This is a predicted structure of a 76-nucleotide RNA (transfer RNA) from a bacterium. The RNAcentral record of the sequence draws on ENA. The coordinates come from a structure-prediction model, not an experiment, and the mean pLDDT is 80. Its Rfam family is "tRNA". Gene Ontology term of the family: triplet codon-amino acid adaptor activity. Rfam describes the family as follows. Transfer RNA (tRNA) molecules are approximately 80 nucleotides in length.

RNA sequence: GCCACCGUAGCUCAGUUGGUAGAGCAACGCACUCGUAACGCGUAGGUCGGAGGUUCAAUCCCUCUCGGUGGCUCCA
Numbered sequence: 001g002c003c004a005c006c007g008u009a010g011c012u013c014a015g016u017u018g019g020u021a022g023a024g025c026a027a028c029g030c031a032c033u034c035g036u037a038a039c040g041c042g043u044a045g046g047u048c049g050g051a052g053g054u055u056c057a058a059u060c061c062c063u064c065u066c067g068g069u070g071g072c073u074c075c076a
Base pairs, nucleotide, nucleotide: 001072002071003070004069005068006067007066010025011024012023013022019056027043028042029041030040049065050064051063052062053061
């Protein structure tokens, strides 16, 4: 330098032939208990890496860009 894949909640990851996003763990609250933990119920937490474009509408499609992982680096 080229190619492929990945980037979504504090962490690990889903999601969709475009209709404004979810699970588990963690956190907090309640209940239970003599008390703690576990179990149960609930709550909060996201500009879907960033910017632009297409569209009535973009996490999803297109372009550019940033970061990470892996592979290639033949001829001249």